A computed fold for a 74-nucleotide RNA from a Patescibacteria group bacterium, annotated as transfer RNA. Model confidence (mean pLDDT): 80 of 100.

RNA sequence: GGGUGUAUAGCUCAGUUGGUUAGAGCGUUUGCAUGACACGCAAAAGGUCCGUGGUUCGAGUCCACGUACACCCA
Numbered sequence: 001g002g003g004u005g006u007a008u009a010g011c012u013c014a015g016u017u018g019g020u021u022a023g024a025g026c027g028u029u030u031g032c033a034u035g036a037c038a039c040g041c042a043a044a045a046g047g048u049c050c051g052u053g054g055u056u057c058g059a060g061u062c063c064a065c066g067u068a069c070a071c072c073c074a
Stems, first nucleotide, its partner, number of pairs: 001073007010026004019057001028044005050066005
């Protein structure tokens, strides 16, 4: 230099043909329970969906450019 993939909650990841309010597990906080802790049960908080622009009535999803990381080729 050329190509491919990934980027969504603190962490690991789903998200169907673009459509109703963006989800799970773990973690965190609070409560219940216990003599107390762990386990368990219930609830809550936590998201500019990497950035900018575009298409569309509507974008996490499609398109362009850029950024970061990984891999392949040279």